The RNA shown here (transfer RNA) has 73 nucleotides and comes from a marine sediment metagenome. The coordinates come from a structure-prediction model, not an experiment, and the mean pLDDT is 83. Rfam family: tRNA. Rfam classes the family as a transfer RNA. From the family's description: Transfer RNA (tRNA) molecules are approximately 80 nucleotides in length.
RNA sequence: GGUCAGGUAGCUCAGCUGGUAGAGCGCUGGUCUGAAAAACCAGAGGUCGGCGGUUCGAGACCGCCCCUGACCA
Numbered sequence: 001g002g003u004c005a006g007g008u009a010g011c012u013c014a015g016c017u018g019g020u021a022g023a024g025c026g027c028u029g030g031u032c033u034g035a036a037a038a039a040c041c042a043g044a045g046g047u048c049g050g051c052g053g054u055u056c057g058a059g060a061c062c063g064c065c066c067c068u069g070a071c072c073a
Base pairs, nucleotide, nucleotide: 001072002071003070004069005068006067007066010025011024012023013022019056027043028042029041030040031039049065050064051063052062053061
């Protein structure tokens, strides 16, 4: 330098025809307990890597750029 895969909550990842952004773990509060743990209930937490474009509407499609990994040279 080229090709491919990926970048979404604190972490690991879903989101499959473009139409409300989700799960598990973690965190906070509650129930329970003598007190904890576990369990159960509730909740907070997101400029969906960045900037443009297409569209009535973009996490998703298109272009450029940034970052990570694999491969080729």